Predicted 3D model of a 347-nucleotide part of an RNA (small-subunit ribosomal RNA, central domain) from an uncultured organism.
Context: one part of a larger RNA
RNA sequence: CUGGGCUUAAAGGGUGCGUAGGCGGCCUGGCAAGUCAGUGGUGAAAGUCCGCCGCCCAACGGUGGAAUUGCCAUUGAUACUGCCUGGCUCGAGUGUGCUAGGGGGAUGCGGAACGAGUGGUGUAGCGGUGAAAUGCGUAGAUAUCACUCGGAAGGCCGGAGGCGAAGGCGGCAUCCUGGGGCACAACUGACGCUGAGGCACGAAAGCGUGGGGAGCAAACAGGAUUAGAUACCCUGGUAGUCCACGCCGUAAACGAUGAGCACUAGAUGGCUGAUACUUGUGAUUGGCUGUCGUAAGGAAACCGAUAAGUGCUCCGCCUGGGGAGUAUGGUCGCCAGGCUGAAACUC
Numbered sequence: 001c002u003g004g005g006c007u008u009a010a011a012g013g014g015u016g017c018g019u020a021g022g023c024g025g026c027c028u029g030g031c032a033a034g035u036c037a038g039u040g041g042u043g044a045a046a047g048u049c050c051g052c053c054g055c056c057c058a059a060c061g062g063u064g065g066a067a068u069u070g071c072c073a074u075u076g077a078u079a080c081u082g083c084c085u086g087g088c089u090c091g092a093g094u095g096u097g098c099u100a101g102g103g104g105g106a107u108g109c110g111g112a113a114c115g116a117g118u119g120g121u122g123u124a125g126c127g128g129u130g131a132a133a134u135g136c137g138u139a140g141a142u143a144u145c146a147c148u149c150g151g152a153a154g155g156c157c158g159g160a161g162g163c164g165a166a167g168g169c170g171g172c173a174u175c176c177u178g179g180g181g182c183a184c185a186a187c188u189g190a191c192g193c194u195g196a197g198g199c200a201c202g203a204a205a206g207c208g209u210g211g212g213g214a215g216c217a218a219a220c221a222g223g224a225u226u227a228g229a230u231a232c233c234c235u236g237g238u239a240g241u242c243c244a245c246g247c248c249g250u251a252a253a254c255g256a257u258g259a260g261c262a263c264u265a266g267a268u269g270g271c272u273g274a275u276a277c278u279u280g281u282g283a284u285u286g287g288c289u290g291u292c293g294u295a296a297g298g299a300a301a302c303c304g305a306u307a308a309g310u311g312c313u314c315c316g317c318c319u320g321g322g323g324a325g326u327a328u329g330g331u332c333g334c335c336a337g338g339c340u341g342a343a344a345c346u347c
Base pairs, nucleotide, nucleotide: 004318005317006316007301008300012315014201015200016199017198021194022193023192025088026087027086029084030083031082033081034080035077036076037075038074039073040072041071042070048066049065050064051063052062053061054060091191092188093187094186095184096183097182098181099180103177104176105175106174107173108172109171114150115149116148117147118146119145120144121143125136126135162169163168206247207246208245209244210243211242215241216240220236221235222234223233258314259313260312261311262310263309266292267291268290269289270288271287272286273285274284275283277280297302320347321346322345329340330339331338332337
C1' cells in the first nucleotide's frame, strides 16, 4: 500500500458556516467522452510459459506457438455514468396562518440573604472545633431594632421539563434579534448532501487596559493536628471570581458514539403542535425527548427506528507500549502557551 477498523481495546475533528473537490431525485430527446463489442496497427530481441528438436543427460542452445493483461486508429452498441435540450414535483427552499421555549444582545426595576456605616436597646462574652487555639469583644462585641450604602447570585416554580450547532442558557419588565415545530399546498423547480483548506463561535483558568470588589478564595500569614504536616480542620487573607473592551483557543469540549438520506417488530412515559367527531381518563396524525425490548449486531458490557442493525454518499481519525504530545523546524500568541509533530534507544 492493500485490507481492517474508530461507545469502553489505538482511533470522531470542541461546534458551526462554507470554498475547491467528491457524491447526487423522476421523465423525454440528442451526443457518444467514460463503458461495452468487432476489426486493423503497434506492444523490438532476449527473458518467462508450452510443444518439438540439437549437444550421451542436464545446464546450455535451436525452432514454432502462447503471453506481452497496454497504447493508437477505426467501425458499431447506448442500458448505466457524463455533457447538452425540454419537462416534472416527492428532495430542498419560499409564502400564508398558528405555536412552544432559561436561544442571543441591550436597558431599566424589585425582593430575600450577606457584609459594612450611623443611631437605639443591652452586657460579658462571641466565634470556632473531634477537642482547642489563633481571631473578635468593656475604646461595649455577639444578639436585637431602625435607617443608609455596596456587590454578587437568582430561593419556591423546577421536572430523567424546555431552548441552543457546540460551548452553554434560569428573578421581573421593555426594546432589538436568531433558530425550530405544525397546518395549508399557493410559489420556485434539484436550487441538494458532505466538506480538504478557510472563516466564525468556543466552559473554566490565564493575559492586557480601565473600572468594581459584598461573599467566596489559589498564593500567603497565623492557630491546631502530627514523629514531621510546606496538607486535610480553624482564624484571617491577596490575585481571581463581577463589568467593559481586547487577547488566549484549551477540557473527561462526553452520548468518550462525525454529518446526511433511506430501510428494518413492538410496548410505555414526558414536552409541544394539528385533525374530526358521538366531546372523552378517548381516537387519529406530526415534531422533540426518555425507558424497556424483537430481529439484527457486539469480545462482552450492551446497542436496538434518537442503532452500536441493513445500505449509500462525503469528511476526520487509528496502525504495539515506553521514549512523547517530548525534540526540531514552521506557524499563531503580549505572556502562559497552542497547532503541526519525529527519531535514536528500549520492552